[in-house]
Context: one part of a larger RNA
RNA sequence: GGAUGAACGCUGGCGGCGUGGAUAAGGCAUGCAAGUCGAACGGAAAAAUUACUGGAAAGCUUUGAGAAGGACUUGUAGCAAUACAAGUCUGACGAUUGGACGGAAGGAUAAUUUUUUAGUGGCAAACGGGGUAGUAACAUGUGGGAACAUACCCAGAAGUCGAGAAUAAUCCGUCGAAAGGCGGACUAAUACUCGAUAGUCCCUACGGGGUAAAGUCUUCGGACGCUUCUGGAAUGGCCUGCACGGUAUCAGCUAGUUGGUAGUGUAACGGACUACCAAGGCAAUGACGCCUAGGGGAGGUGAGAGCCUGACCCCCACCAUUGGAACUGCGACACGGUCCAAACACCUACGGGUGGCUGCAGUCAAGAAACUUUGGCAAUGCACGAAAGUGUGACCAAGCGACGCCGCGUGAUUGAUGAAGCCCUUCGGGGUGUAAAGAUCUUUUAUGCAUGAGGAAAUUAUUGACGUUAGUGCAUGAAUAAGGGGCUCCUAACUCUGUGCCAGCAGGAGCGGUAAUACAGAGGCCCCGAGCGUUAUCC
Numbered sequence: 001g002g003a004u005g006a007a008c009g010c011u012g013g014c015g016g017c018g019u020g021g022a023u024a025a026g027g028c029a030u031g032c033a034a035g036u037c038g039a040a041c042g043g044a045a046a047a048a049u050u051a052c053u054g055g056a057a058a059g060c061u062u063u064g065a066g067a068a069g070g071a072c073u074u075g076u077a078g079c080a081a082u083a084c085a086a087g088u089c090u091g092a093c094g095a096u097u098g099g100a101c102g103g104a105a106g107g108a109u110a111a112u113u114u115u116u117u118a119g120u121g122g123c124a125a126a127c128g129g130g131g132u133a134g135u136a137a138c139a140u141g142u143g144g145g146a147a148c149a150u151a152c153c154c155a156g157a158a159g160u161c162g163a164g165a166a167u168a169a170u171c172c173g174u175c176g177a178a179a180g181g182c183g184g185a186c187u188a189a190u191a192c193u194c195g196a197u198a199g200u201c202c203c204u205a206c207g208g209g210g211u212a213a214a215g216u217c218u219u220c221g222g223a224c225g226c227u228u229c230u231g232g233a234a235u236g237g238c239c240u241g242c243a244c245g246g247u248a249u250c251a252g253c254u255a256g257u258u259g260g261u262a263g264u265g266u267a268a269c270g271g272a273c274u275a276c277c278a279a280g281g282c283a284a285u286g287a288c289g290c291c292u293a294g295g296g297g298a299g300g301u302g303a304g305a306g307c308c309u310g311a312c313c314c315c316c317a318c319c320a321u322u323g324g325a326a327c328u329g330c331g332a333c334a335c336g337g338u339c340c341a342a343a344c345a346c347c348u349a350c351g352g353g354u355g356g357c358u359g360c361a362g363u364c365a366a367g368a369a370a371c372u373u374u375g376g377c378a379a380u381g382c383a384c385g386a387a388a389g390u391g392u393g394a395c396c397a398a399g400c401g402a403c404g405c406c407g408c409g410u411g412a413u414u415g416a417u418g419a420a421g422c423c424c425u426u427c428g429g430g431g432u433g434u435a436a437a438g439a440u441c442u443u444u445u446a447u448g449c450a451u452g453a454g455g456a457a458a459u460u461a462u463u464g465a466c467g468u469u470a471g472u473g474c475a476u477g478a479a480u481a482a483g484g485g486g487c488u489c490c491u492a493a494c495u496c497u498g499u500g501c502c503a504g505c506a507g508g509a510g511c512g513g514u515a516a517u518a519c520a521g522a523g524g525c526c527c528c529g530a531g532c533g534u535u536a537u538c539c
Stems, first nucleotide, its partner, number of pairs: 001539004006535005013408006019401002026364003030361003035123003040120002043117009052107002059101001060099002066093001069090009130319003140243006148236003153232008161195004170185006201210003215224003245291003252282003257279008294316004298309004321342005344355004372398001374397003380394001381392004411441004421432004446476006455466001483528005488509003494523005504511002
C1' cells in the first nucleotide's frame, strides 16, 4: 500500500447494486415452511331440478243477508224553506257457503345434476431449504475401470382375459383425564388375492420349466392410464492410479488380519460375512498413534514464483437433540416418518402421555458483534392434476444496518488595496480572505401536484406483490444536507498561550525538569471526505 461476513470512537444528505449470527451443532414461546388428485373408490354433507306427496293465501266461480250515503215517488206537519215516515232504484265494501279451479311452505320419498371432502387408494414427501458437528477418508479433485440399479421422461414391439375374499369410512356398543384405543355389523376401488394366456423376458441337463395386467373420462373419433420386454437420456451405487494438513518428544502395527477354496448375502464386485486351509499383509518413500480440519470451483495479495483463506454464489460429501435400528419405497437407514435407549422440557385426574427451528421470521443465553414474528404466488422453478387450478418462508419483492462497492449532492457567477470578529506582530502591519455581507442566476437534490411504463409468456379476453414504483412534466425556494484525522523525523502540513520529567503523548526513534512547531487549548495549515480514524487478521 491492498484486503475483510468485521468490531469500536467521532460524524452522517440521497440513490443503485451487493451483503448481514464468524461465538453456544446452546435452549426455544408463537405462526407459517409439503402437498395434491372426486377424471381411482364407497360414503357423508349442502344446494338445485324433475317426479311423488302435501295442500296455505290471493284470485276465479257459485249461493246468499245487506249497513252508511245518493236519486225519485207517496203520505203526515207547516204559508213555505224544511222535518219525519214508508216504498222503489242504486250502492264503496264487508260477512257467509260450496268448488275435481288455483297452487305456496313442508317431506328420514325416489331419480338426476352441481359443490365440498373426513376416510381408502395413487403420486410427491429421498427434491427444494439449513448447517459444517464429524471426517486426514477413495471425503474431495482429476484420470481410468467392470460386476450393477433406475420411479417419472423419450423411441420401438406386444398385451390389457376370467374369478374371489376382505377392510377403512359409516353405524352400534365400550374403555380412558387426555393422548388414544377395543369389540360387533355393513360396504367400494386403479387397494388385495387366485386362475388363464406368454415372447422380444428369466432358468435350463436344451427335453423342458417359470413369470403380467386396472381401469377412468368421452363430443364415441379418441384421451389419460395399466402389464411385459428392448434401446436411449440423465442420475446413482462400486473399484482404482495420482494429488490432497501438522507431529518421530508417536517406531513398530495387524487374527477377518493377508491370501486361497466353497458358500451366504447384495441391484452389483469383494473377508462384506461364514466354514475350512495356508501364514501372510503394512512400515523411515513415515505404517500405527495423537492433534487439527469438511474438499473443490474459487477469493485476497504479489511483477511473478509463491503465501494466506474456503463468508456470499456453484459442484461434491456429511449431519438433523445424543446413540442405535430397521420399515416403506425406483430411491432413505429418511431435518418438519417409525421403533428403542438417554438427557432435557412440557401436560396430567399420578394410571399415563407429548416434543425436537443446524427451514423463514422471532425469543433467551453467551458474545466486541450481525436484520422484519413483512407482502405476494404477478414472474422463474418444483409437486400433484386431463385441465381449471391448488400448494410452495424455494423464489420474487419490500423493511432494517454507511457493513462494502459505485454514483450524486451540500450551490454557481460577481463582489474591497480588503468590513466586523478572532489570531499573530518588529505595533508599521500581516493572516483568516472573494471568504462573508451585498448583487445576479440555477434547481441536481428536497417538498408538493399531475402524468406514468416495462417486467405478461400464454392467438382473444383476463391476470402485477413490488407500486402513492422507475421515468416524465409543472410549481416553490439557496432553499433540506460536513465532518474526521493529522501538522518533531519517518510523513504532506507552524505559530501563540498554558504547563514545567508534573499533567500528559507515543507505530518506531523518542518528547515533557520555565522560551515545548512532539503535552493541553487557540489561530493557521495539510490529507481524505459522507465519511474519517483506531483495533484485529492476511499478503